[in-house]
Molecule: transfer RNA
Organism: Candidatus Caldarchaeales archaeon
RNA sequence: GGGCUCGUGGCUCAGCAUGGCUAGAGCGUUCGGCUGAUAACCGAAAGGUCAUGGGUUCAAAUCCCAUCGAGCCCA
Numbered sequence: 001g002g003g004c005u006c007g008u009g010g011c012u013c014a015g016c017a018u019g020g021c022u023a024g025a026g027c028g029u030u031c032g033g034c035u036g037a038u039a040a041c042c043g044a045a046a047g048g049u050c051a052u053g054g055g056u057u058c059a060a061a062u063c064c065c066a067u068c069g070a071g072c073c074c075a
Base pairs, nucleotide, nucleotide: 001074002073003072004071005070006069007068010027011026012025013024020058029045030044031043032042033041051067052066053065054064055063
């Protein structure tokens, strides 16, 4: 230098191919219940500019372009 894959709550991931409800789950955190108490279990809550910018569209996490970052391969 070239090619491919990936980037979504604190962590691990789903959702993307076929654009359409106010973006979800598990773990974690906080509060409450239960218990003599702790753990486990049950309930609730907070937490996300969907890497960044631009474009297409009535509408973008999803499609297109550029950039940034991570991994792999070629040279």